[in-house]
Model confidence (mean pLDDT): 82 of 100. The RNA shown here (transfer RNA) has 75 nucleotides and comes from a Methanomassiliicoccales archaeon.
RNA sequence: GGGCCCAUUGCCUAGCCAGGAUAGGGCGCUUGGCUUCGGACCAAGAGAUCGUGGGUUCGAAUCCCACUGGGCCCG
Numbered sequence: 001g002g003g004c005c006c007a008u009u010g011c012c013u014a015g016c017c018a019g020g021a022u023a024g025g026g027c028g029c030u031u032g033g034c035u036u037c038g039g040a041c042c043a044a045g046a047g048a049u050c051g052u053g054g055g056u057u058c059g060a061a062u063c064c065c066a067c068u069g070g071g072c073c074c075g
Base pairs, nucleotide, nucleotide: 001074002073003072004071005070006069007068010027011026012025013024020058029045030044031043032042033041051067052066053065054064055063
């Protein structure tokens, strides 16, 4: 220098190829119940505008372009 893959709540992860309107789940967290207390269990709740910026579109986590960070391969 060239090519490929990855980036989504605090953590892990589905959805992306094939666009559809409130981004789902697990763990954790908060509150309440239960319990002598805690754990477990039950109920409820908060938390991600999807790495950044543009573009296409009525509509983008999803498609296109550039960039940032990480990983792998080739020279």
Annotation
Rfam family: tRNA. It is annotated as a transfer RNA.